This is a predicted structure of a 73-nucleotide RNA (transfer RNA) from an Acidimicrobiales bacterium. NCBI's taxonomy places the organism under Bacteria, Bacillati, Actinomycetota, Acidimicrobiia, Acidimicrobiales. Its mean pLDDT, the model's own confidence on a scale to 100, is 82.

[in-house]
RNA sequence: UGCGAUGUGGAGCAGUUGGUAGCUCGCCUGGUUCAUACCCAGGAGGUCGCAGGUUCGAUCCCUGCCAUCGCCA
Numbered sequence: 001u002g003c004g005a006u007g008u009g010g011a012g013c014a015g016u017u018g019g020u021a022g023c024u025c026g027c028c029u030g031g032u033u034c035a036u037a038c039c040c041a042g043g044a045g046g047u048c049g050c051a052g053g054u055u056c057g058a059u060c061c062c063u064g065c066c067a068u069c070g071c072c073a
Stems, first nucleotide, its partner, number of pairs: 002071006010025004019056001027043005049065005
């Protein structure tokens, strides 16, 4: 150089015939408790790696690029 996989809140991951983006943990607030933890309720936090294209509409389809990992040499 080549081939393949992955990229989604702070972390780990879901999300397929294209139709308003979710789970667990964590964080914050309240409840509970003498207090902490557990438990319960609520909340904040994501322009879905970047750019372009197709489409009424893209995390999803197409193209290019970037990053990480793997394979071959």
The RNAcentral record of the sequence draws on ENA. Its Rfam family is "tRNA". Rfam links the family to the GO term triplet codon-amino acid adaptor activity.